[in-house]
The prediction has a mean pLDDT of 75. A computed fold for a 164-nucleotide RNA from a Propionibacteriales bacterium, annotated as c-di-AMP riboswitch aptamer (ydaO/yuaA leader). Taxonomically the source falls in Propionibacteriales (Bacteria, Bacillati, Actinomycetota, Actinomycetes).
RNA backbone atom coordinates (compact mmCIF):
# COMPACT_ATOMS: atom_id res chain seq x y z
C1' N A 1 0.00 0.00 0.00
C1' N A 2 -3.68 -3.67 -1.45
C1' N A 3 -7.11 -7.59 -0.30
C1' N A 4 -9.96 -10.73 3.15
C1' N A 5 -12.27 -12.09 7.90
C1' N A 6 -14.17 -10.84 12.78
C1' N A 7 -16.02 -7.39 16.61
C1' N A 8 -18.10 -2.62 18.19
C1' N A 9 -20.56 2.08 17.21
C1' N A 10 -23.33 5.36 14.10
C1' N A 11 -26.57 5.04 10.20
C1' N A 12 -29.71 1.81 7.90
C1' N A 13 -32.35 -2.75 4.81
C1' N A 14 -36.35 -6.92 3.85
C1' N A 15 -40.85 -7.70 6.57
C1' N A 16 -47.35 -6.11 9.45
C1' N A 17 -43.79 -7.34 13.04
C1' N A 18 -44.07 -0.73 16.00
C1' N A 19 -45.73 1.82 20.40
C1' N A 20 -48.24 3.25 25.43
C1' N A 21 -49.65 1.84 30.39
C1' N A 22 -49.78 -1.39 34.72
C1' N A 23 -47.76 -5.54 37.67
C1' N A 24 -43.50 -8.21 38.97
C1' N A 25 -38.06 -9.99 39.38
C1' N A 26 -32.99 -8.44 38.68
C1' N A 27 -28.90 -4.82 37.74
C1' N A 28 -27.07 0.18 37.92
C1' N A 29 -27.38 5.43 39.48
C1' N A 30 -29.09 9.65 43.02
C1' N A 31 -28.26 11.17 48.37
C1' N A 32 -22.17 11.78 54.22
C1' N A 33 -22.22 5.76 55.27
C1' N A 34 -25.60 1.31 55.90
C1' N A 35 -30.67 -0.83 55.80
C1' N A 36 -35.42 0.37 54.23
C1' N A 37 -38.12 3.70 51.22
C1' N A 38 -38.56 7.14 47.01
C1' N A 39 -37.05 8.62 42.07
C1' N A 40 -34.63 7.50 37.33
C1' N A 41 -32.40 4.15 33.50
C1' N A 42 -31.82 -0.75 31.42
C1' N A 43 -33.00 -6.09 30.89
C1' N A 44 -36.44 -10.49 31.42
C1' N A 45 -41.54 -12.17 32.27
C1' N A 46 -47.05 -11.44 32.68
C1' N A 47 -51.58 -8.51 31.58
C1' N A 48 -54.45 -4.62 29.11
C1' N A 49 -54.67 -0.88 25.14
C1' N A 50 -53.33 2.00 20.47
C1' N A 51 -51.44 1.28 15.60
C1' N A 52 -50.41 -1.91 11.62
C1' N A 53 -51.08 -6.84 9.20
C1' N A 54 -53.80 -11.40 8.07
C1' N A 55 -58.03 -15.03 8.11
C1' N A 56 -63.30 -16.41 8.59
C1' N A 57 -68.13 -14.33 7.73
C1' N A 58 -74.96 -11.98 4.65
C1' N A 59 -77.77 -9.67 0.92
C1' N A 60 -76.50 -8.33 -4.18
C1' N A 61 -73.15 -10.20 -7.78
C1' N A 62 -70.42 -14.46 -9.30
C1' N A 63 -70.33 -19.82 -9.42
C1' N A 64 -74.70 -25.39 -13.24
C1' N A 65 -73.44 -30.39 -10.92
C1' N A 66 -70.25 -34.69 -10.58
C1' N A 67 -65.79 -37.32 -11.68
C1' N A 68 -60.81 -37.25 -13.10
C1' N A 69 -55.50 -34.98 -10.88
C1' N A 70 -59.39 -32.71 -3.83
C1' N A 71 -59.41 -27.69 -2.51
C1' N A 72 -57.53 -23.32 -0.02
C1' N A 73 -54.14 -19.53 2.65
C1' N A 74 -49.59 -16.15 3.93
C1' N A 75 -45.83 -14.23 0.56
C1' N A 76 -42.83 -10.57 -4.86
C1' N A 77 -41.57 -15.67 -5.03
C1' N A 78 -45.17 -17.46 -10.71
C1' N A 79 -44.31 -19.79 -15.39
C1' N A 80 -40.90 -22.03 -18.94
C1' N A 81 -36.41 -24.18 -21.56
C1' N A 82 -31.97 -27.28 -21.46
C1' N A 83 -28.18 -31.04 -19.61
C1' N A 84 -27.27 -35.30 -16.49
C1' N A 85 -29.15 -39.43 -13.27
C1' N A 86 -33.24 -42.62 -11.72
C1' N A 87 -38.35 -44.75 -12.33
C1' N A 88 -42.64 -46.12 -15.45
C1' N A 89 -45.27 -46.98 -20.35
C1' N A 90 -44.61 -55.71 -23.03
C1' N A 91 -38.70 -55.68 -24.84
C1' N A 92 -34.81 -52.36 -27.57
C1' N A 93 -34.60 -47.60 -29.71
C1' N A 94 -37.38 -43.34 -30.16
C1' N A 95 -41.07 -40.76 -27.85
C1' N A 96 -44.03 -39.51 -23.54
C1' N A 97 -44.78 -38.84 -18.21
C1' N A 98 -42.83 -38.39 -13.20
C1' N A 99 -38.78 -37.24 -10.03
C1' N A 100 -33.77 -35.53 -8.14
C1' N A 101 -29.92 -32.16 -9.18
C1' N A 102 -27.55 -28.29 -11.93
C1' N A 103 -27.74 -24.36 -15.47
C1' N A 104 -30.39 -20.46 -17.89
C1' N A 105 -34.60 -17.32 -18.52
C1' N A 106 -39.38 -15.18 -16.79
C1' N A 107 -44.49 -12.88 -14.40
C1' N A 108 -43.45 -10.25 -10.22
C1' N A 109 -40.55 -7.86 -6.06
C1' N A 110 -36.38 -5.00 -3.30
C1' N A 111 -31.97 -1.38 -2.81
C1' N A 112 -31.63 5.26 2.94
C1' N A 113 -39.20 10.08 3.22
C1' N A 114 -42.97 9.12 -1.17
C1' N A 115 -42.94 10.26 -6.87
C1' N A 116 -40.61 10.56 -12.07
C1' N A 117 -36.17 9.60 -15.31
C1' N A 118 -31.60 6.94 -15.58
C1' N A 119 -27.28 3.54 -14.35
C1' N A 120 -25.84 -0.48 -11.41
C1' N A 121 -26.79 -4.49 -7.86
C1' N A 122 -30.00 -8.25 -5.65
C1' N A 123 -34.48 -11.68 -4.82
C1' N A 124 -37.71 -14.63 -7.81
C1' N A 125 -38.02 -18.85 -1.33
C1' N A 126 -40.27 -21.15 2.41
C1' N A 127 -44.27 -22.50 5.21
C1' N A 128 -49.45 -23.31 6.79
C1' N A 129 -54.89 -25.33 6.85
C1' N A 130 -56.70 -30.41 6.51
C1' N A 131 -61.78 -32.53 2.59
C1' N A 132 -63.34 -27.03 4.20
C1' N A 133 -63.73 -21.48 3.05
C1' N A 134 -65.84 -16.87 -4.00
C1' N A 135 -67.05 -11.61 -2.90
C1' N A 136 -69.02 -9.84 1.73
C1' N A 137 -72.26 -5.24 6.28
C1' N A 138 -72.69 -6.50 11.16
C1' N A 139 -69.89 -9.88 13.78
C1' N A 140 -65.86 -13.51 15.06
C1' N A 141 -60.61 -15.15 15.23
C1' N A 142 -55.33 -14.59 14.90
C1' N A 143 -50.09 -12.15 14.34
C1' N A 144 -46.68 -8.15 15.99
C1' N A 145 -41.42 -12.86 14.29
C1' N A 146 -37.10 -13.79 11.99
C1' N A 147 -32.97 -12.48 9.06
C1' N A 148 -29.47 -8.89 7.46
C1' N A 149 -25.44 -4.40 5.38
C1' N A 150 -29.08 -3.98 0.28
C1' N A 151 -26.61 1.66 -3.91
C1' N A 152 -25.34 6.18 -7.30
C1' N A 153 -26.98 10.46 -10.51
C1' N A 154 -30.64 14.05 -12.16
C1' N A 155 -35.64 16.43 -11.64
C1' N A 156 -40.05 18.26 -9.35
C1' N A 157 -42.57 18.55 -4.64
C1' N A 158 -43.93 18.06 0.68
C1' N A 159 -42.51 18.12 5.71
C1' N A 160 -39.05 18.77 9.70
C1' N A 161 -34.58 20.51 12.31
C1' N A 162 -30.40 23.99 13.05
C1' N A 163 -27.92 28.81 12.40
C1' N A 164 -28.20 34.05 11.21
RNA sequence: UCGGACGCACCGCCGAACUGGCCCGGACGUGGGGAAGACGUCCAGGCCGGACCGGGGAACCAUGUUCCUGGGGUGAAUCGCGACGCCGUCCCGCACGGUGCCGUGUAGGGCAGACCUUGGCCCGAACCCGUCAGCUCACCCGGUAGGCGACGAGGACACUGGAG